Predicted 3D model of a 127-nucleotide RNA (c-di-AMP riboswitch aptamer (ydaO/yuaA leader)) from Chondrocystis sp. NIES-4102.

């Protein structure tokens, strides 16, 4: 500074990005009507982390490798050009479309990181 990644009270001892009970705020799933949809080749969710095509294969499986696409990160926003890197994990168990009421989970955990233009906001000195 980004990101849900923040914040009161209270109580603890080990005194710290500390635990805990309770609340605010934010973020995620869940779950009616209405409305969409339309059938296991199982689906689904968090995450930027998908999808494709090619080899390899008996195979349109799964696995590996390559390239391309898609998203994302590169530190005050935002867009534009070019560059560089990443496209990981995890989970639910056969069930999930949107959803008022309601029900539920979490608020960590690590890094200090490129270059030019356009605009915007902010700060600091003047008058």
């Nucleotide at each position: 500074g980004g990101u849900a990644a923040u914040u009161u009270c209270a109580a603890g001892c080990u005194u710290g990005a500390c635990u805990u009970u309770a609340g605010a705020a934010c973020g995620g799933g869940g779950a009616a009507a209405c409305c969409a949809a339309a059938a296991u080749u199982g689906g689904g969710g968090c995450u930027u982390a998908u999808u494709u095509u090619u080899a390899u294969g008996a195979a349109a499986a799964g696995g590996u490798a390559a390239a391309a696409a898609u998203g994302g990160a590169c530190a005050u926003c935002u867009c534009u050009c070019a560059g560089u890197c990443c496209u990981c994990g995890c989970c639910c168990g056969u069930c999930a479309g949107c959803u008022a009421a309601c029900c539920u989970c979490g608020u960590a955990g690590g890094c200090a990181u490129u270059g030019a233009g356009a605009g915007g906001a902010g700060a600091u000195u003047g008058c």
Record summary
Model confidence (mean pLDDT): 77 of 100.